[in-house]
RNA sequence: GCGAGUAUAGUACAGCGGUAGUAUGCAUGCUUCCCAAGCAUGAGACGGGGUUUCGACUACCCCUACUCGCA
Numbered sequence: 001g002c003g004a005g006u007a008u009a010g011u012a013c014a015g016c017g018g019u020a021g022u023a024u025g026c027a028u029g030c031u032u033c034c035c036a037a038g039c040a041u042g043a044g045a046c047g048g049g050g051u052u053u054c055g056a057c058u059a060c061c062c063c064u065a066c067u068c069g070c071a
Base pairs, nucleotide, nucleotide: 001070002069003068004067005066006065007064010024011023012022013021018054026042027041028040029039030038047063048062049061050060051059
């Protein structure tokens, strides 16, 4: 330099053109003499820009970061 892939809560992962979920972690409450465990509730995220669309995390383009392959 060329090509391919990935980017979503603190962490690890789903997800699909129409309300973004799970586990764990965090906070609060219940339970307990206390802790732990358990139960309930809650806060918390779509890498950035643009295009298409009634509507984009999703489709397309560019950029950024990382990974892999070729040279």